RNAcentral holds the sequence, with entries from ENA.
A computed fold for a 1529-nucleotide RNA from a Chloroflexota bacterium, annotated as small-subunit ribosomal RNA.
Rfam family: Bacterial small subunit ribosomal RNA.
Its mean pLDDT, the model's own confidence on a scale to 100, is 83.

RNA sequence: UUUUUUGCGGAGAGUUUGAUCCUGGCUCAGGAUGAACGCUGGCGGCGUGCCUAAUACAUGCAAGUCGAACGAGGAGCCUCAGCACUUGUAUUCGUACUUGUGCAGGGGAUUUCCUAGUGGCGAACGGGUGAGUAACGCGUUGGUGACCUGCCCCGAAGAGGGGGAUAACAGUUCGAAAGGACUGCUAAUACCCCAUGUGGUCACGAGGGUUAGAAACCUUGUGUCUAAAGGAGUAAUCCACUUCGGGAGGGGCCUGCGUCCCAUCAGCUAGUUGGUAGGGUAACGGCCUACCAAGGCGACGACGGGUAGGGGGCCUGAGAGGGUGGCCCCCCACAAUGGAACUGAAACACGGUCCAUACACCUACGGGUGGCAGCAGUAGGGAAUAUUGCACAAUGGGCGAAAGCCUGAUGCAGCAACGCCGCGUGUGCGAUGAAGGCCUUCGGGUCGUAAAGCACUUUUCGGGGAGAUGAGAAAGGACAGUAUCCCCGGAAUAAGUCUCGGCUAACUACGUGCCAGCAGCCGCGGUAACACGUAGGAGGCAAGCGUUAUCCGGAUUUACUGGGCGUAAAGCGCGUGCAGGCGGUUUGGUAAGUUGGAUGUGAAAGCUCCCGGCUCAACUGGGAGAGGUCGUUCAAAACUGCUAGACUAGAGGACGGUAGAGGAAGGUGGAAUUCCCGGUGUAGUGGUGAAAUGCGUAGAUAUCGGGAGGAACACCAGUGGCGAAAGCGGCCUUCUGGCCCGUUCCUGACGCUAAGACGCGAAAGCUAGGGUAGCAAACAGGAUUAGAGACCCUGGUAGUCCUAGCCGUAAACGAUGUCAACUAGGCGUUGGUGGGUUAAUAGCCAUCAGUGCCGCAGCUAACGCGAUAAGUUGACCGCCUGGGGACUACGAUCGCAAGAUUAAAACUCAAAGGAAUUGACGGGGCCCCGCACAAGCAGCGGAGCGUGUGGUUUAAUUCGAUGCUACACGAAGAACCUUACCCGGGCUUGACAUGUAGGUGGUAGUGAUCCGAAAGGUGAACGACCCCUCGGGGAGCCUACACAGGUGUUGCAUGGCUGUCGUCAGCUCGUGUCGUGAGAUGUCCGGUUAAGUCCGGUAACGAGCGCAACCCUCGCCGUAUGUUAUACGUGUCAUGCGGGACCGCCGGUUUCAAGCCGGAGGAAGGUGGGGAUGACGUCAAGUCAGCAUGGCCUUUAUGUCCGGGGCUACACACACGCUACAAUGGUCGGUACAAUGGGUUGCCAAGCCGCGAGGUGGAGCCAAUCCCCCAAAGCCGGCCCCAGUUCAGAUUGCAGGCUGCAACUCGCCUGCAUGAAGUCGGAGUUGCUAGUAACCGCGCGUCAGCAAUAGUGCGGUGAAUACGUUCUCGGGGCUUGUACACACCGCCCGUCACGUCAUGGGAGCUGGUAACACCUGAAGCCGGUAGCCUAACCCUCACGGGAAGGCGCCGUCAAAGGUGGGACUGGUGACUGGGACGAAGUCGUAACAAGGUAGGUGUACCGGAAGGUGCGCCUGGAUCACCUCCUUU
Repeated sequence: UUUUUUGCGGAGAGUUUGAUCCUGGCUCAGGAUGAACGCUGGCGGCGUGCCUAAUACAUGCAAGUCGAACGAGGAGCCUCAGCACUUGUAUUCGUACUUGUGCAGGGGAUUUCCUAGUGGCGAACGGGUGAGUAACGCGUUGGUGACCUGCCCCGAAGAGGGGGAUAACAGUUCGAAAGGACUGCUAAUACCCCAUGUGGUCACGAGGGUUAGAAACCUUGUGUCUAAAGGAGUAAUCCACUUCGGGAGGGGCCUGCGUCCCAUCAGCUAGUUGGUAGGGUAACGGCCUACCAAGGCGACGACGGGUAGGGGGCCUGAGAGGGUGGCCCCCCACAAUGGAACUGAAACACGGUCCAUACACCUACGGGUGGCAGCAGUAGGGAAUAUUGCACAAUGGGCGAAAGCCUGAUGCAGCAACGCCGCGUGUGCGAUGAAGGCCUUCGGGUCGUAAAGCACUUUUCGGGGAGAUGAGAAAGGACAGUAUCCCCGGAAUAAGUCUCGGCUAACUACGUGCCAGCAGCCGCGGUAACACGUAGGAGGCAAGCGUUAUCCGGAUUUACUGGGCGUAAAGCGCGUGCAGGCGGUUUGGUAAGUUGGAUGUGAAAGCUCCCGGCUCAACUGGGAGAGGUCGUUCAAAACUGCUAGACUAGAGGACGGUAGAGGAAGGUGGAAUUCCCGGUGUAGUGGUGAAAUGCGUAGAUAUCGGGAGGAACACCAGUGGCGAAAGCGGCCUUCUGGCCCGUUCCUGACGCUAAGACGCGAAAGCUAGGGUAGCAAACAGGAUUAGAGACCCUGGUAGUCCUAGCCGUAAACGAUGUCAACUAGGCGUUGGUGGGUUAAUAGCCAUCAGUGCCGCAGCUAACGCGAUAAGUUGACCGCCUGGGGACUACGAUCGCAAGAUUAAAACUCAAAGGAAUUGACGGGGCCCCGCACAAGCAGCGGAGCGUGUGGUUUAAUUCGAUGCUACACGAAGAACCUUACCCGGGCUUGACAUGUAGGUGGUAGUGAUCCGAAAGGUGAACGACCCCUCGGGGAGCCUACACAGGUGUUGCAUGGCUGUCGUCAGCUCGUGUCGUGAGAUGUCCGGUUAAGUCCGGUAACGAGCGCAACCCUCGCCGUAUGUUAUACGUGUCAUGCGGGACCGCCGGUUUCAAGCCGGAGGAAGGUGGGGAUGACGUCAAGUCAGCAUGGCCUUUAUGUCCGGGGCUACACACACGCUACAAUGGUCGGUACAAUGGGUUGCCAAGCCGCGAGGUGGAGCCAAUCCCCCAAAGCCGGCCCCAGUUCAGAUUGCAGGCUGCAACUCGCCUGCAUGAAGUCGGAGUUGCUAGUAACCGCGCGUCAGCAAUAGUGCGGUGAAUACGUUCUCGGGGCUUGUACACACCGCCCGUCACGUCAUGGGAGCUGGUAACACCUGAAGCCGGUAGCCUAACCCUCACGGGAAGGCGCCGUCAAAGGUGGGACUGGUGACUGGGACGAAGUCGUAACAAGGUAGGUGUACCGGAAGGUGCGCCUGGAUCACCUCCUUU
């Protein structure tokens, strides 16, 4: 390296957008827990159970034991005899023997027990807790040549002689008690002295030997000091004792390494660091003391602050890691708080002592007592955690020779679903798919084989019986009559909980109506909620299920494994450089790193694997393995390091040259502005979009000459040059830094980077002194404006300039750290050098160094970058970790100040963001179109009237339509009706439909009379129909039940229809291609068109819906037919069929394409005119009142019938119209020419009557036949003569006519009379491009009639104008910007006002913590000691003295306390600062488009606020132009 085998082994989703990719946070699915809470709850096994108050504790228990160490007391025992009573037997009744009890006594010591005491051992273990501790505390590795070790084991040697006390006890006495005091007696394995000295200690020597070194260690000489206890046993002997050596186990001390957060803790330290001497300890040591020296620690984090017992392990994770330290095991620390020692082998001692403090209790008030963080238990705290249980039977511990005693260690039981594991709540058959529930399209579906029913079983449960192991020779069992087994009984005793919008498995109905509520995230709820609540159903898990809390995971979201920094968060403004990190070629050595082997250790438990034991499992036993940045040792020598040497490719130097706005200083020049002086000259000038302020008759501006002064350097000038960056520009001189090029030479890795540090650092700003021409924050004035604290204008001060010094920041940007190496090219340009060639360094080729553009590979989320990398690598530094809060607060450092640097948290949101896409939009650009403007004609807006609407009014003035796209619209006709509205009167299966049941034969129907406004009520009288198998059935009517009915509501639940953009030319698809993708391409570009019409180009090729054409109509011709038309010929006419027009022909033009222009012919010419026809879609556009329809509401009324009223109101406003204002007219008379249409409840002729409306009349016509039907403007003639008129006709009066049941509210028409406003209409605005506008009349629909001047058709007369696309409006295409996507009627900023929340400052107030200074100073150790006391030893006959000890006193140290000033850190605080959040508050409009003054930025000033302005900088600015460069040819 390959192959094979085995084991282990990493999953994502939702949410930013209209959509996309990326960045990035938030959230979810998993596992876990000493848990808690809600609902529920059958059993068993094994575990676990105060996480908070190291808070306070009633009561009981948790450490005693040894009589074989000792004295004493008591009981018991044995024995002796006595007294009293008594049982029984024998009896000679005297008694004898005997049994038991009681009383008092003597003796005994063999034995047993109890009690306090002396003495010994234990009490330093076991058990609890985690307060303190960031430490040699813990873990791991070593060391101890610096140490100790009771009991235990092994070995050596010994135990001789003597002495004096003392407790208990007795007596006296104090005290309430606790507890003492004095006197007297006594024992020991208690205490003391002497002897012995195997040994040991110390001192001085000698020798050996170890070690890195040495007082270690070993041997040895002399001297000094130094031991002991007995008990039991007949005895053997055993247990104790003394000294020493060794061991085992245990401990002390030292040590390398590891061991949390904060640098907004950077300097700390006086016993401090070391030495000498001494003290102290088992032992080293500043451990302590004295003296000497001045050290020691620290960015490899000292010191300070916060937090915390550490480990084995546990949880999670693929792992690396992250979190954690409950149970079990090891270590440490603590025992109410603080201090201290004593005893002892070991303690500075949980159930010991002393002291102080706090707390609690007792008290006779004098004084005492106490310490559950042992087991139970109580109170308190808390969301929350158990019995005042049994037993020493087992295991273990203490004492004892042992029996044994003690043991809340332990073994068990109790409580708790707190966890893990196991079992059960039945099993089989069973379709009328029961009843019932729910849903339903009413057919059915579903709960559901589920139930019932039949058969069976008995784990569990209940009853009864048997009954363990645990106990290694005998006996002995708390658990426990438990586990287990057998028999009987009976489906019997046993199911919940959460969820069902997506993530995420599981859906319907009803209720509710942005309410109530849900919610882990996204989000649901405003009348059809799968999201709330309930029900049915379903899904998940199951004696549990959910919720909450916490940890890991997912999160590669702190990235070691395994991330980034051009624009998303992120490269320090730039350099110099110490430490640090990294380092060229080569040789030798070394072995620190590195690699391999061996070995020690890494406790047990745990984990993994294997094998066992409980029926299985959980649990548990045995074996193996794994686990360290650890120690020792051997080996290797490639790489790194170290060391010695060498090299020249890195770096530097020398020499010779070039270019340059590189820097500093000193000089000097001209142009221009301004000012001053003088001349000429006269009324304005200046400024703007337009103006004004200003200046000017005291002479400006203009112009000429002279002078002064300051600042800046036109042209050259260039993606040209230089510099580290900031930055640098007239010319000359001096001084000075660096780059580049060339070539031989020299040094020989001298290098790269760079935390701290140091230096430089635009503009603004500051200090001091100068200077000041122009410009110009602030300021003043003028404009603009709703306002204008701005933009514009006139002025104008700081400042801009110089000198010296501060400041230290910028979009200080290439938003791209520095250095090095490598990786296709092409084209420019600047400065060198070389080559050949040249007249020529002009051009060409090569190369080095800069500076630009395009581009391959590659990279990138994309945009883009691309040898000047954002490619591929290496070295080092800096920086980032969701948005806001916050370039902030506090603290610290710096600064004269302004301020700069460093830099949080609470709280809040589910996003914030980058790039690109499609739209939409722009007070962006380009192109094009439209009666869009312009050019014209006629109007509207003014008047009166008609109509509609708003508003107002009203009992009602029904409802709808509301910018364009509502307003002579629904309505092609409101007196009643219509009618929906209002008032009043009636009816209730109903005015209308269907079904079921019942009834009905003088029934249905007609309907006299009476009441009534009518509806309706009453009801004399009359009086039926169809089929038939002759039984009856149907229809009608009545009653009842279902139901009818609703112009009630929702057009935002809908269908259908319609409007609008718009008859605009667009809207899409298939396949292919491009792009990660949304998407793009096609559909773009150049022409052309009315047109996405066509042609050409082209990664597109085709296709669809639209356009056009096909359809209808008008115009020309032909043809067929000829009813009613006819001038009787058939031309006209009518109806049908066909032809004709296609840029076809000619010329010009073009890419010789599409097409365009002109011409001919033709009735018509470039879509011939008109109509019908309306793409994908938009406006939640309109309509529930045309119709249909879901849901909701109503049901003696919101239904229905009737009478009357209203829809017709009237200060006013708007819209659409009519008539006019007159002479192109009015009026009178005469006279000419149409077409479309309509007609039997109809059109109506002739004739007659009436001034007329009309009446009468009745012919004709179901219509090319008859009628409506005389068209009017026009033409001819008369009058009027510019006036409120012979214009205009409103209004009003009177008299009539017509329709109709009925004209009062409220109709139309006629005649006579009346005769208003109005003299051509402000701002503004509408229509129309040819048979059009304008003018003129005619018809029709609706309709009894008509408010029609409306609507819709018809013909008659019949114009003007279009240069053109700058502008307005609308639309189409391409492109650009965007923070918009509800799409500019968008988005969005700041002040102010209100509410809530957290937070900074704050006169202060009040706690906590750790130190410091001084004062006081308990107990106690140590030291001293003049007072007092004292048996053992010594001297002395004795008294007495000595030695030694104790008490007292003094002193050092010292806990606590007091006082004081500071430090750090909390709480609170009038007031105050900003911040965040909050459906509809106020003011403005700053930003996003050129956002209407491009924006941003540092700084300064100003302003209600966004903000404005000055100076400098940036492009992350649109548009236009120019320059340069590039691409293609």